This is a predicted structure of a 72-nucleotide RNA (transfer RNA) from a Chloroflexota bacterium. Its Rfam family is "tRNA". The family's RNA type in Rfam is transfer RNA.
[in-house]
RNA sequence: CGGCCCGUAGCUCAGUGGAAGAGCGGCAUGCUCAUAACUUGCUGGUCCCAGGUUCGAUCCCUGGCGGGCCGA
Numbered sequence: 001c002g003g004c005c006c007g008u009a010g011c012u013c014a015g016u017g018g019a020a021g022a023g024c025g026g027c028a029u030g031c032u033c034a035u036a037a038c039u040u041g042c043u044g045g046u047c048c049c050a051g052g053u054u055c056g057a058u059c060c061c062u063g064g065c066g067g068g069c070c071g072a
Base pairs, nucleotide, nucleotide: 001071002070003069004068005067006066007065010024011023012022013021018055025043026042027041028040030038048064049063050062051061052060
């Protein structure tokens, strides 16, 4: 310098156009002499940034930023 992939909750990741979810985690509660485990409820987000397309964008297009891999 060029190419490819990734960026979504505290963490690991789903979600491929109608506006965001799971598991783990955190808090509370029930159970227990108590802890763990288990039950129930709650808690969770400027979807990396800026433009564009669209009635409508996490999703499609362009550029940028960050991370990883490959090549030179």

Annotation
The source organism's lineage runs through Bacteria, Bacillati and Chloroflexota.